[in-house]
Source information: SAM riboswitch aptamer (S box leader) from Peribacillus psychrosaccharolyticus ATCC 23296, 108 nucleotides, folded computationally. Its mean pLDDT, the model's own confidence on a scale to 100, is 84. NCBI's taxonomy places the organism under Bacteria, Bacillota, Bacilli, Peribacillus, Peribacillus psychrosaccharolyticus. Its Rfam family is "SAM riboswitch aptamer (S box leader)". Rfam links the family to the GO term regulation of gene expression. The sequence was found by an Rfam model in a public genome assembly.
C1' cells in the first nucleotide's frame, strides 16, 4: 500500500513549547491571537485484539496488565442512489442503503 471483517448518536483535557492555521477531500458550516497545526509532559476515556480472573464453557462476565486508538461539534452536516412527503417550480424534509473516511484485528 491492497484485501477481508467489525465498529463509528456514548465516553474522556490540563500544562509547556510553538506562532497561523485547523475540522481527510469538495461545498457548507464551524473552531482559532481569550493562541490553530505540530511536538513534549502529565491526566483521562473506551474495551475491538493479546494477557489475566471467574463461571452457568458462552457469539459469556469481569479486569485495565500489554500493544494500539481516542479526548469541539453524530465520521460536524451534505456529496451517490432509493422510498415516502412539502412545493406551481426552483428547492427542500424524513428514513434506508451505497460510496468515501477513521480505528482495530487478520491476510497478501
Nucleotide at each position: 500500500u491492497u484485501c477481508u471483517u467489525a465498529u463509528c448518536a456514548a465516553g474522556a483535557g490540563a500544562g509547556a513549547u510553538g506562532g497561523a492555521g485547523g475540522a481527510a477531500c469538495u461545498g457548507g458550516u464551524c473552531c482559532u491571537g481569550u493562541g490553530a497545526a505540530g511536538u513534549c509532559u502529565c491526566g483521562g476515556c473506551a474495551a475491538a485484539a493479546g494477557g489475566c480472573u471467574c463461571u452457568u464453557u458462552a457469539u459469556g462476565a469481569g479486569u485495565a496488565c500489554u500493544g494500539u486508538g481516542c479526548c469541539a461539534a453524530u465520521u460536524c452536516c451534505a456529496g451517490c442512489g432509493a422510498a415516502c412527503g412539502c412545493g406551481a417550480a426552483a428547492u427542500u424534509g424524513u428514513u434506508c442503503g451505497a460510496g468515501a473516511g477513521a480505528u482495530a484485528a487478520g491476510a497478501a